[in-house]
RNA sequence: AGAGUCGGCCGGGCAGUCGCUGCGCCUGCCUGAUGGCGGCGUGGAGGAAAGUCCGGGCUCGGCGGGCAAGGUGCCAGGUAACACCUGGGGGGCGUGAGCCCACGGAAAGUGCAACAGAGAAGAGACCGCCGAAGCGCCGGCAACGGCGCUGGCAAGGGUGAAACGGUGCGGUAAGAGCGCACCGCGUCAGUGGCAACACUGCACGGCAAGGCAAACCCCACCUGGAGCAAGGCCAAAUAGGGAAGUCGCAGUCCCUCGAGGGACUGCAGCGCGCGCCCGCGCGUGCUUCCGGGUAGGCCGCUCGAGGCAUGCGGUGACGCAUGUCCCAGAGGAAUGACUGCUCAAGACAGAACCCGGCUUACAGGUCGGCUCUCCGC
Numbered sequence: 001a002g003a004g005u006c007g008g009c010c011g012g013g014c015a016g017u018c019g020c021u022g023c024g025c026c027u028g029c030c031u032g033a034u035g036g037c038g039g040c041g042u043g044g045a046g047g048a049a050a051g052u053c054c055g056g057g058c059u060c061g062g063c064g065g066g067c068a069a070g071g072u073g074c075c076a077g078g079u080a081a082c083a084c085c086u087g088g089g090g091g092g093c094g095u096g097a098g099c100c101c102a103c104g105g106a107a108a109g110u111g112c113a114a115c116a117g118a119g120a121a122g123a124g125a126c127c128g129c130c131g132a133a134g135c136g137c138c139g140g141c142a143a144c145g146g147c148g149c150u151g152g153c154a155a156g157g158g159u160g161a162a163a164c165g166g167u168g169c170g171g172u173a174a175g176a177g178c179g180c181a182c183c184g185c186g187u188c189a190g191u192g193g194c195a196a197c198a199c200u201g202c203a204c205g206g207c208a209a210g211g212c213a214a215a216c217c218c219c220a221c222c223u224g225g226a227g228c229a230a231g232g233c234c235a236a237a238u239a240g241g242g243a244a245g246u247c248g249c250a251g252u253c254c255c256u257c258g259a260g261g262g263a264c265u266g267c268a269g270c271g272c273g274c275g276c277c278c279g280c281g282c283g284u285g286c287u288u289c290c291g292g293g294u295a296g297g298c299c300g301c302u303c304g305a306g307g308c309a310u311g312c313g314g315u316g317a318c319g320c321a322u323g324u325c326c327c328a329g330a331g332g333a334a335u336g337a338c339u340g341c342u343c344a345a346g347a348c349a350g351a352a353c354c355c356g357g358c359u360u361a362c363a364g365g366u367c368g369g370c371u372c373u374c375c376g377c
Stems, first nucleotide, its partner, number of pairs: 001373010012342007020044007028037003046348001050359002053357005058227003069223005074088005089103001090101004104218002109216002111212002126157002128153003133150007165183006184207001185205003188201005231299004241290006248267008269284005306325008343346001
């Protein structure tokens, strides 16, 4: 210098004018009051506020246990908890920094494997190899040779994502863990490590045990339900419910031995239509109290597993201590609009109970660690 990799931070700035909204203050104005208006001060989106995928807080409901159902799945640690994070182990990719992995069990059981292929799990012979053994024919005195059949084999070829350990030597008719050496695999033992696991062996086993468990399943551990439209409080008008008191006449019905009580109908009374009277129509017992509850209002609501700085402990995630700060809280839902200057010309995107994560989207800028290649000293 070029190429790459990992991590952190920022996400236009400044000024003016006009607005919106939470809170505080005011000898201001209006109002009976709640409150409204005005003025001043102050706060006012994000790294993802998103997807709503995990884990919790909080709230209400639920007698207890089991099954079912769902989830997680190498080890250790962190954390309120987690499917998250950190460190480590194992496997894969990369020259490397580094990246990726649902990574328990397939020598319990069941199941699955398209196409191709002879054969897809106690399998198989298409091409091929053999002709030792048995039988037949031919040649030969015979040994034996040739051809064929019965057969033997699985080394080589071929199919496939995958073909029942690999390489070599021996062995054989040809072959084969058939025998042996090394490698692989497993068992056992020892050593190191908290562990996952790793290493070692004049040890043992001739190989038996292929793949898939985000197929059923087995093992271990975890999980009760619904969610801020959770939930709590105050509480009009009108109409229901309850209690007490009070209120005419007549009729009918019901309960009761009766006194008495209740229901319904008509009239009267009362209210309204309409300024008054008559008349007509409509509605209706009256008073007080209690309770539920609708509209509406208030709370939940933002001080929190909180942010920042410093120190200490830890490889790290993180923890502890001290100091310091208060940083949106609406309810048709604010956080905006216009103008000017400036630069590298501004991406993805808008809170709705809160917090910790994951995932996804993102113009551009900036800082740092590390790696590879080339060049110079």
The RNA shown here (Bacterial RNase P class A) has 377 nucleotides and comes from a Gammaproteobacteria bacterium. It matches the Rfam family "Bacterial RNase P class A". Gene Ontology terms of the family: dimeric ribonuclease P complex, ribonuclease P activity and tRNA processing. The prediction has a mean pLDDT of 76.